[in-house]
């Protein structure tokens, strides 16, 4: 040092080939149910979608640097 491949919610991940609510399990909280807890159940809270510029009406998505993690080559 060159190439690839991730970075989205507390974890573990989808997702859009640009377009009008940002999603799913787990965990959380609250109901609700039971003598009473757990378990299935409702309902809800949590996201600068790695960081900065750009393009554009309009960026999580496209394009440029940078940082961080995984590989593979040297």
């Nucleotide at each position: 040092g060159u190439c690839g491949g991730g970075g989205u919610a507390g974890c573990u991940c989808a997702g859009u080939u640009g377009g009008u609510u940002a999603g799913a399990g787990c965990a959380c909280a609250a109901c609700a149910c039971u003598c009473a807890u757990a378990a299935a159940g409702u309902u809800g809270a949590g996201g600068u979608c790695g960081a900065g510029a750009g393009u554009u009406c309009a960026a999580u998505u496209c394009u440029c640097u940078c940082c961080c993690c995984c590989g593979a080559c040297a």
A computed fold for a 74-nucleotide RNA from a Patescibacteria group bacterium, annotated as transfer RNA.